[in-house]
Molecule: transfer RNA
Organism: Halorientalis sp. IM1011
């Protein structure tokens, strides 16, 4: 210098062909208990950044940042 893959909640990961952004754990509140643990119910919280296409973008296109890998 070139190429591929990845970046989504505090953490680990989903989202199928463009059409309701979700799960587990964590955290907060409630129930349960003499109290706690366990369990049950509820809540909080996010698409790496900037543009573009589209009625509609996590998903497609362009540029950039960071990480991993490969080639030179």
């Nucleotide at each position: 210098g070139g190429a591929g893959c990845g970046a989504u909640a505090g953490c680990u990961c989903a989202a199928c062909u463009g059409g309701g952004a979700g799960a587990g754990c964590a955290c907060c509140g409630g129930c349960c208990u003499g109290a706690a643990a366990c369990g049950c119910c509820g809540g909080c919280g996010g698409u790496c950044c900037a543009g573009g296409u589209u009625c509609g973008a996590g998903u497609c296109c362009u540029g950039g940042u960071c990480g991993c890998u490969c080639c030179a």